[in-house]
Context: one part of a larger RNA
RNA sequence: CUGAGCUUAAGGAACUCGGCAUAAUAGCGUCCGUAACUUCGGGAUAAGGACUCCCUCUAUUUAUUUAGAGGGCGCAGCGAAAGAUGCCCUGCAACUGUUUAUCAAAAACACAGGUCCGUGCUAACUCGUAAGAGGAUGUAUACGGGCUGACCCCUGCCCAGUGCCAGAAGGUUAAGAGGAGAGGUUUACGCUUCGAAUUUAAGCCCUGGUGAACGGCGGCCGUAACUAUAACGGUCCUAAGGUAGCGAAAUUCCUUGUCGGGUAAAUUCCGACCCGCAUGAAUGGGGUAAUGAUGGGGCAACUGUCUCAAGCUCAGACCCG
Numbered sequence: 001c002u003g004a005g006c007u008u009a010a011g012g013a014a015c016u017c018g019g020c021a022u023a024a025u026a027g028c029g030u031c032c033g034u035a036a037c038u039u040c041g042g043g044a045u046a047a048g049g050a051c052u053c054c055c056u057c058u059a060u061u062u063a064u065u066u067a068g069a070g071g072g073c074g075c076a077g078c079g080a081a082a083g084a085u086g087c088c089c090u091g092c093a094a095c096u097g098u099u100u101a102u103c104a105a106a107a108a109c110a111c112a113g114g115u116c117c118g119u120g121c122u123a124a125c126u127c128g129u130a131a132g133a134g135g136a137u138g139u140a141u142a143c144g145g146g147c148u149g150a151c152c153c154c155u156g157c158c159c160a161g162u163g164c165c166a167g168a169a170g171g172u173u174a175a176g177a178g179g180a181g182a183g184g185u186u187u188a189c190g191c192u193u194c195g196a197a198u199u200u201a202a203g204c205c206c207u208g209g210u211g212a213a214c215g216g217c218g219g220c221c222g223u224a225a226c227u228a229u230a231a232c233g234g235u236c237c238u239a240a241g242g243u244a245g246c247g248a249a250a251u252u253c254c255u256u257g258u259c260g261g262g263u264a265a266a267u268u269c270c271g272a273c274c275c276g277c278a279u280g281a282a283u284g285g286g287g288u289a290a291u292g293a294u295g296g297g298g299c300a301a302c303u304g305u306c307u308c309a310a311g312c313u314c315a316g317a318c319c320c321g
Base pairs, nucleotide, nucleotide: 001316002315003314004313005312006311007310008309010307011306014305019302029051030050031049032048037042039150053072054071055070056069057068058067059066073077085300086299087298088297089296090295091294092292093291097109098108113148114147115146116145117144118143119142125134126133127132151287152286153285154284156217157216158215161214162213163210164209165208166207167206170205171204172203176199177198181194182193183192184191185190218236219235220234221233222232245279246276257273258272259271260270261269
């Protein structure tokens, strides 16, 4: 020096990206006691406090079992070992689950629930060239597919584009049918080539519908008796100009925005504001108890993480063989 372990004055996170690692708490015990919030189940072993041995007596028990009173000893009575750290604010995901076997366990996937589309049974759909099989020995309270993702409050406007659905008309449209007519050859009969009108499907055009289909959801100028701002007005464009909510956010560039809180001091955090570079409603919006080896912040306790390092033990390293 490397690995494993033990101890440490005073301080106690000053360490560090970050309390990582250590230390600390400690019986599924008995008795007290227990907040916000809540879907009334929870939260909860919340938190926090006291007790625990031995002897005698009284009552009691199946039990030297339990309760009470008195007494005794020790530094220490759950006398060993083993055996939760706790609390507060907040993001995300409801939850238990699942996952990158071997760098990612998560906010990703799944989920119950919601909704849309298809499917009437020889079902749709899937596999197979086919026979056939699954779906299903099921039958729309069923099955397949897409999106969303418990629960609560909700889910606005746009059908111009794209998609899908519907539409006995009309336009366009292939092969086929049709065969006016024309050419080649020929004495002729014929043979042969080209070929107009007409007829004709889906599709496309067309007419409508449809957003929990793909998606989209404006600009400029002026205006109130301080100023500022603009409920108000004008104008241009659009298919329609972003509603309710939320908002410097897992989204905010400028930005360490501004104000408040917390700290002696905070680019983090929490609460507000709203000039949203570039939020927004099942690519769901906003809340939410419980849950989480989840992300961020704070407090107590605790400590060699640190100030700042020291000593010890074991195994290596090192030396000899």